[in-house]
Background: The RNA shown here (transfer RNA) has 73 nucleotides and comes from a Polyangiaceae bacterium. RNAcentral holds the sequence, with entries from ENA. Model confidence (mean pLDDT): 82 of 100. Its Rfam family is "tRNA". It is annotated as a transfer RNA.
RNA sequence: GGGUCAGUAACUCAGUAGGUAGAGUUCCGUCCUUUUAAGUCGGCAGUCGUGGGUUCGAUUCCCGCCUGACCCA
Numbered sequence: 001g002g003g004u005c006a007g008u009a010a011c012u013c014a015g016u017a018g019g020u021a022g023a024g025u026u027c028c029g030u031c032c033u034u035u036u037a038a039g040u041c042g043g044c045a046g047u048c049g050u051g052g053g054u055u056c057g058a059u060u061c062c063c064g065c066c067u068g069a070c071c072c073a
Base pairs, nucleotide, nucleotide: 001072002071003070004069005068006067007066010025011024012023013022019056027043028042029041031039049065050064051063052062053061
């Protein structure tokens, strides 16, 4: 220098033939328990890496850039 893949909640990951984002863990609260833990129920939490484009509408499609992994040279 070229190529492929990945980037979504504090963490680990889903989610797509474009229609407005979810799970588990963590955290907070409730119930239970003598108390803790475990268990039950509920809740908080996301400019979907970034900047543009297309579109009525973009996590999703197109382009550039950034970061990481791997391959080629």